The RNA shown here (transfer RNA) has 73 nucleotides and comes from Halomonas nitroreducens.
It matches the Rfam family "tRNA". The family's RNA type in Rfam is transfer RNA. Rfam links the family to the GO term triplet codon-amino acid adaptor activity.
The sequence was found in a public genome assembly.
RNA sequence: GCCGGUGUAGCUCAGUCGGUAGAGCAACGCACUCGUAAUGCGUAGGUCGGGGGUUCAAUUCCUCUCACCGGCA
Numbered sequence: 001g002c003c004g005g006u007g008u009a010g011c012u013c014a015g016u017c018g019g020u021a022g023a024g025c026a027a028c029g030c031a032c033u034c035g036u037a038a039u040g041c042g043u044a045g046g047u048c049g050g051g052g053g054u055u056c057a058a059u060u061c062c063u064c065u066c067a068c069c070g071g072c073a
Stems, first nucleotide, its partner, number of pairs: 001072007010025004019056001027043005049065005
C1' cells in the first nucleotide's frame, strides 16, 4: 500500500429482506430469610465508533473517516 472482518447498555453478544433497539450477567429497589447467599418480581442504563448522503423513515443501504483483528505484498 491492497483486501476482508469487527465496533450496539458497565461486560459478553443478538437484532435475516429499512419501520421509532433487545437478551444474559453486572448495578439498584422490593419480596423471601434471624441475617447473608440463592431465588422471584421490578427499575434504571444505549449520540447503535464518528461525519455526510439516499429515504416519509437508517443499527440495517451508499460514501468518507477512526480504532482493533486477520490475510497479501